[in-house]
């Protein structure tokens, strides 16, 4: 504050006074107030939209046309006067005007009645004559505005029809005014609208009723279209107005800002009573993430009133607030390298922010101040809120004014630092465990821009719901199978109708909007004018193909008739013989039985065995098949009875009777249920034996429901070909069942046709590809999964779950229907390379196996572990670590540890001062070092001064065996000296990959041959290189005592290649055998190690990134440790003894080594060794006696003349230094130990086995080690089954970090969301009954007002019910979670093949019974 206004319709009051005037105001009176403005709660409906009706209707103001406005009467408000009450407000009395109201006349084309005619037909419409009935109001300036009848316009509105648009069937029946009729009543009208009576009827799978959500449309977003999705501003309905009912007034209302009544609320109150209703416009409060000024102005444009001036108008014009949106500007423009500072990188050179800055010169949009300064006004004059606004004119100065987001890949753009599975990013994928382009910052750079991320919704992309346009063999997906109503679809020909259908015309689909195309605001957004365009309805008119209706035929589709024939189709009946298991009798005598091996069981009361006879149930051997029949499930002794269907043949007959089929109905393996039987055999549960860690299993013994029969149920399977029916096309061959035709005198053979089964195979044999096309491949392929039509079923990501709720079926188990919260980003399908299998198949290897010798026992050595310690430094850990790094730990090594010292440093380089270096000596000290003393003055140079070295300083630096071997490099180990790894081109696969490299021989070899869509190369294999073995040659000292020479040594050469002959084989390759040979089939040994594996070893050999330490994690020095020692492991030695030990004696070697050396003879000593020192820088010399061996002596089988440990005493070398902690020698001591458990280990020939000898390293040596030599010198290999480990091939696979792999389930924890639950709580709507306001209606009394009573009904109350929501102790299952328990269920033959039905049983996965499937 949004609804008044009109004094030209009235009476009154009051105020000014110019005394008839003006303004206020009340009241009667008319118009308006039903429109404008708001909001979307309800509504699934005639609400809305689009088209039609309406002869079934209104309609104030407004235009037009005809008539008419005569006369009389009775009141009332306001005011006046009493009075009541807090208030709101009321009562009572007198009085009084109109265009308020009453009557009376007149009027018709108006309404009513009769009646005739004309069209039409449902009621009717229009004409005509007759007869009834209703009207009116003034006002004035005299020009006109009102009034009343009737008619028709124009907008306006009421009812009706048809057709469209939401979601659930876990909503399947629903409906008594309901369906119609016939009278009434009401309404402006048609109608069950409302009433009485009368029938029983309406609706519905083309989805009715019910629940759920929703105003509808024009039109928005998006989209290539078709969609899908939504209904904010604009405009059209319709609907509300605190809630809920109801009438009044009125042309129009059941009225947002009237009225009445009942609930809720909120306010006054004097407690008796009263008032209200912002989903107007602004505001305010509350909730929320979140949404504006209590602005002006009626100046334009429209609305009410007035005759006008002119009132009222929160609608409207406007202005504020807010980047919410869309659209336009700006932040400056040119120059301008010394590429400034500064920032950040860096290889340290330089890059780069970047002509950016600064500077130098120009603009002024924009922004401020001045100053002019409009249109918007229609209308001659007035009249502008906005607005001093747009707009134009000048001054001033670059001067007011740049963010955000990103940078792994989708996706445009990258470097450094911090951090270190942390902190954190994240739309998916995934980033982040110490070199993060991903986190956080930094510097750059990339995208936008007065904006730019984010969310949250909706459409694209999404062919990921597929009408256009998808699938169902194995990825989701074919009902277990037929039969069938309705619905979908339907052969050939004709002629008919025009429903579909298609052309043409008109009408309509508001406007706005979207498009085109002009035009106004400086541009554009935004606005205006034209056009176009959506499409849809409705009316008329023509076409006659195809579809459909109708009628008439046809025979090719189905059907019928007749025929002979095939079969485990099916139902009842009867009837066999085997085998079994009992039962009785004989004969017999101790075992049977069963198993991988066993036990339990059975047997002396006589078992198993056998013989005979009885009897019982149950199932049909052979034939038997790729076989046959049936809709599937399923069907098998034989024989009769009953029946079902296909299949041929047939110029017969009917005349499209056809194919699908929701819903519906019947069959429907095993398991199970219920009631009578039955019960031989085998057999869930159950007892019992093993087994085993346990074994609620796998094996054995028993066995009880079942199994079997009758009858009734239950309704499932891996009910599979994982393949729905049906019709038609599109190269064949083969075999085989049935039928037929032809050939035949017949019948076979042959050929052909028909229907069915099957076809690279688990066959009886033989051949050959399947072609096309299809498929993600595998694969299908006339029995399509091909090429098309028609019908119906079914999928839309994996888990939750075929599960919970609901309903529907069962006795019961349980069946059928069939979600959702949550959760995960992946679940699957085919195919490929690897790997793996307690899969297969071929090969190989001292791998087994046949031998020899050995370890595992025992005592030393040595090396790890433990443990110990101040330290026992550090590394190596299956094989591929452990007498390994280390081929020499008393000190050094050293890295450990204790104490002592140094700080530019033991080492390098640069830089200044001093000083030659260097030597010698004294104190202290455990040394290092520290502190003095002393000798010495060199070299280059003319000199200054320098070169080497020392000492002092100073800082750049120097130094770590500190750390990361998972940051490298380089070396190595190991499969493996195993025979493999691989490329080029071709070639086949959609790919990934395959070929080749497979396959037949054959080899040590991927050797070679031969075949091959392959054809060649490559890195490995062999060969080339050493060695040694035979010959020839040449030379020949130091060797062989000389000679001369080769048996020796060096060099060269030769020689061995399956060359040769036999057999075999493919006439290859090769392979056996055999000559000659020195030597034969790689002669034998070594070097030599492919592609790669083990994130395999090593940062402590060395080098190196990062890291980290710098008066120490560097350096120096004594000492001490690496040597410990209860044990436990590897690898030697060395016995355990007669093949032997001991003494004597005797003979044979080959390498290698030697000047800080090797050292001979001699001489000493038992001896180690010591003395000496010739010779040797070696084919001269020396180490240097080889041992085993032979010969001859002993010893007698025993802890010893076996072993030698371990002990004691005395030597002897090295070396500053032998305690810790060293080798040797002598005498003495004289342990274990008598051949080793499981298990392991190394060898195929000059090997094993057993003997010694040398040599690195090194003073010495803990060496019994390592690496070499040579001497003596064997057994045994049948062979591929076993172990182990390679190789090639095939196969399975859920593995790929690859079997040390995946991987179920129950238990315990912990969250989380669904369902259940004794109940409580709350809602919405119904039904029954009680009570009823107002109002409406009827009635009775009264009749001025009015009073009772009946009926309808809002709210309210009672009552049993259904639905739905929230909440609920508890008990069940789900889902997820880091390294929890307990088994081992599944992947492999997964270790007892897997699954699927069902039944039982068990801590869990699961096990078992029955039928089924092959995945």
């Nucleotide at each position: 504050c949004a609804a008044g206004u009109c004094g030209a319709a009235u009476g009154c009051u009051g105020u000014a006074c110019u005394u008839g005037u003006a303004c206020a105001g009340c009241a009667u009176g008319g118009c308006a107030a039903a429109c404008g403005g708001g909001a979307g709660a309800g509504u699934a409906a005639c609400a809305c939209a689009u088209u039609g009706g309406u002869a079934a209707c209104c309609u104030a103001c407004c235009c037009u046309u005809g008539a008419g406005u005569g006369g009389a009467g009775a009141a009332u408000a306001a005011u006046c006067a009493a009075c009541u009450g807090a208030a709101a407000a009321g009562u009572u009395g007198g009085a009084u005007a109109a265009u308020a109201c009453u009557c009376c006349a007149u009027a018709g084309u108006c309404u009513c009645u009769a009646u005739u005619a004309a069209c039409a037909u449902a009621a009717g419409u229009u004409a005509a004559u007759a007869g009834a009935g209703u009207a009116a109001a003034g006002a004035u300036u005299u020009a006109u505005c009102g009034c009343u009848c009737a008619a028709g316009g124009a907008g306006g509105g009421g009812c009706c029809u048809a057709u469209g648009g939401u979601c659930u069937a876990u909503c399947a029946g629903c409906u008594u005014g309901u369906u119609g009729g016939u009278g009434a009543g009401g309404u402006a009208a048609a109608g069950g609208c409302u009433c009485a009576c009368c029938a029983a009827g309406g609706c519905a799978a083309u989805g009715a009723c019910a629940g759920a959500u929703a105003a509808c449309g024009g039109g928005u977003a998006u989209u290539a279209a078709c969609g899908u999705a939504c209904g904010a501003c604009c405009c059209g309905u319709c609907c509300c107005a605190c809630c809920g009912g109801g009438a009044c007034u009125g042309a129009g209302a059941c009225a947002c800002u009237g009225c009445c009544c009942g609930g809720a609320c909120u306010c006054c109150u004097a407690c008796g009573g009263g008032a209200g209703g912002c989903u107007g416009c602004a505001g305010u409060c509350a909730a929320g993430a979140a949404u504006c000024u209590u602005c002006c102005g009626c100046a334009a444009u429209g609305g009410c009133c007035g005759a006008a001036a002119g009132g009222c108008u929160g609608a409207c014009g406007g202005a504020g607030c807010g980047a919410c949106g869309c659209c336009g500007c700006g932040u400056g423009u040119a120059g301008g390298a010394u590429g400034a500072a500064g920032g950040c990188u860096u290889u340290c050179g330089a890059g780069u922010c970047g002509u950016a800055a600064a500077c130098u010169a120009c603009u002024u949009u924009u922004a401020u101040u001045a100053g002019g300064g409009a249109a918007a006004a229609a209308u001659u004059u007035c009249u502008g809120a906005u607005u001093g606004u747009a707009c134009c004119u000048a001054a001033u100065g670059a001067a007011u004014a740049a963010g955000g987001g990103a940078c792994u890949g989708c996706u445009a753009a990258c470097u450094u630092c911090g951090u270190g599975c942390c902190a954190g990013c994240a739309g998916c994928a995934g980033c982040g465990g110490u070199a993060a382009u991903a986190c956080g910052a930094a510097g750059g750079u990339c995208c936008c821009a007065a904006g730019c991320g984010u969310u949250a919704u909706c459409c694209g992309g999404u062919g990921u719901u597929a009408u256009u346009a998808g699938g169902c063999g194995u990825a989701a997906a074919g009902c277990g199978u037929c039969c069938g109503c309705a619905g979908g679809u339907u052969g050939u020909u004709u002629g008919u109708c025009g429903c579909a259908u298609c052309u043409u015309u008109g009408g309509u689909c508001a406007a706005a909007u979207c498009c085109c195309g002009g035009g106004g605001c400086u541009c554009a957004a935004c606005c205006c004018c034209g056009g176009a365009a959506c499409u849809g309805c409705c009316a008329a008119a023509g076409a006659g193909a195809u579809g459909g209706g109708c009628a008439a035929a046809c025979u090719a589709g189905a059907g019928g008739c007749a025929g002979g024939g095939a079969g485990a189709g099916g139902c009842a009946c009867a009837u066999g013989g085997a085998a079994u298991g009992g039962c009785u009798g004989g004969u017999g005598u101790a075992g049977u039985a069963g198993u991988a091996a066993a036990a339990u069981g059975c047997g002396u009361u006589a078992a198993u065995a056998u013989c005979a006879g009885c009897u019982a149930g149950a199932a049909c051997a052979c034939c038997a098949a790729a076989a046959g029949c049936g809709a599937a499930g399923g069907c098998a002794a034989u024989g009769u009875g009953c029946u079902g269907g296909a299949a041929c043949u047939g110029u017969c007959c009917u005349g499209a009777c056809a194919c699908u089929c929701a819903g519906g109905g019947a069959c429907g393996a095993a398991a199970g249920c219920g009631u009578g039987g039955g019960u031989a055999g085998c057999g869930a549960a159950u007892g019992g034996g093993a087994u085993u860690a346990g074994a609620u299993a796998c094996c054995c013994c028993a066995g009880u429901a079942g199994u079997c029969c009758a009858c009734g149920c239950c309704g499932u399977a891996a009910a599979c070909g994982a393949u729905g029916g049906g019709u038609a096309c599109u190269a064949g061959g083969c075999a085989u069942u049935g039928a037929g035709a032809g050939c035949u005198c017949g019948a076979c053979c042959c050929u052909c046709u028909c229907a069915g089964u099957g076809c690279c195979g688990u066959u009886u044999c033989u051949a050959a590809c399947a072609a096309a096309g299809c498929u993600a491949a595998c694969g299908c392929g006339u029995u399509a999964a091909g090429u098309a039509c028609c019908c119906c079923g079914c999928c839309u990501g994996g888990g939750g779950a075929g599960u919970a709720c609901g309903g529907c079926c069962g006795c019961a188990a349980g069946g059928c229907u069939a979600a959702a919260a949550c959760u995960c980003a992946a679940a699957g399908g085919a195919a490929u390379u690897g790997a793996c299998g307690g899969g297969a198949a071929c090969c190989c290897g001292c791998a087994c196996a046949a031998g020899c010798g050995g370890u595992g026992g025992a005592g030393c050595g040595u090396g790890u572990g433990g443990u110990u310690u101040a330290a026992u430094u550090c590394g190596a850990c299956a094989a591929u670590a452990a007498g390994c790094g280390a081929g020499g730990a008393a000190c050094c090594u050293c890295a450990c540890c204790a104490a002592g010292g140094u700080u530019u440093g033991a080492c390098a380089u640069c830089c200044u001062g001093a000083g030659a270096a260097u030597c010698u000596c004294u104190a202290a000290g455990a040394a290092a070092c520290u502190a003095g003393a002393g000798a010495g003055u060199g070299c280059c140079g003319c000199a200054a001064g320098g070169a080497a070295c020392u000492c002092a300083g100073u800082g750049a630096c120097a130094g770590g065996u500190a750390c990361u071997g998972c940051a490298u490099g380089g070396u190595u180990g190991u499969c493996g000296u195993c025979a493999g790894c691989u490329c080029g081109u071709g070639u086949c696969g959609u790919g990934a990959g395959a070929u080749g490299u497979u396959c037949g021989g054959u080899u040590a070899a991927g050797u070679c041959c031969g075949u091959u869509a392959a054809c060649g190369a490559g890195c490995g294999c062999a060969a080339c290189c050493c060695c040694u073995a035979u010959g020839a040659u040449g030379u020949g000292u130091u060797a062989c005592a000389a000679a001369g020479u080769g048996u020796c040594a060096c060099a060269u050469c030769a020689a061995a290649c399956u060359g040769c002959c036999c057999u075999g084989g493919a006439u290859a390759a090769c392979a056996g055998g055999g000559a000659g040979g020195a030597a034969g089939g790689u002669a034998g040994g070594g070097a030599u190690g492919a592609c790669g594996u083990c994130a395999a070893a090593u940062c402590a050999g060395c080098a190196u990134g990062g890291u980290c330490c710098u008066u120490a994690c560097a350096c120096c020095u004594u000492g001490g440790g690496c040597u410990a020692c209860a044990c436990a492991c590897g690898c030697g030695c060395u016995a355990c003894a007669a093949u032997g030990g001991c003494c004597g004696g005797u003979a044979c070697a080959a390498a290698a080594g030697g000047c800080c050396g090797c050292a001979a003879a001699a001489u000493c000593g038992u001896a180690a060794g010591a003395u000496g020192a010739a010779g040797c820088a070696a084919a001269u010399c020396c180490u240097u006696u080889a041992a085993a061996a032979c010969c001859g002596g002993u010893c007698c089988c025993a802890g010893u003349u076996c072993g030698g440990a371990u002990a004691g005493a005395g030597g002897g070398c090295u070396g500053a230094a032998a305690u810790u902690c060293g080798c040797c020698c002598u005498c003495u001591u004289g342990a274990a130990g008598u051949c080793g458990g499981a298990a392991u280990c190394g060898c195929u020939a000059g090997u094993a086995a057993c003997c010694g000898u040398a040599u690195a390293u090194c003073a010495g040596c803990c060496a019994c080690g390592g690496u070499a030599c040579g001497g003596u010198g064997a057994a045994u290999a049948c062979g591929u089954u076993c172990u182990c480990g390679g190789g090639u091939u095939u196969u399975g696979u859920a593995c790929a970090c690859a079997c040390c792999g995946c991987c179920c389930g129950u238990c315990a924890c912990a969250u989380c969301a669904a369902g259940g639950g004794a109940g409580u709580c709350g809602g919405g709507g119904g039904u029954a009954c009680c009570u009823u306001a107002a109002g409406a209606u009827c009635g009775a009394c009264a009749u001025u007002a009015g009073u009772c009573g009946g009926u309808c009904c809002a709210a309210g109350g009672u009552a049993a019910a259904a639905c739905c929501g929230a909440u609920g102790a508890c008990a069940g299952g789900g889902a997820u979670g880091a390294a929890g328990u307990c088994g081992u269920a599944a992947c492999a033959a997964g270790g007892c093949a897997u699954c699927c039905g069902u039944a039982g049983c068990g801590g869990a996965a699961g096990c078992u019974g029955u039928g089924g499937a092959u995945g």
Molecule: small-subunit ribosomal RNA
Organism: metagenome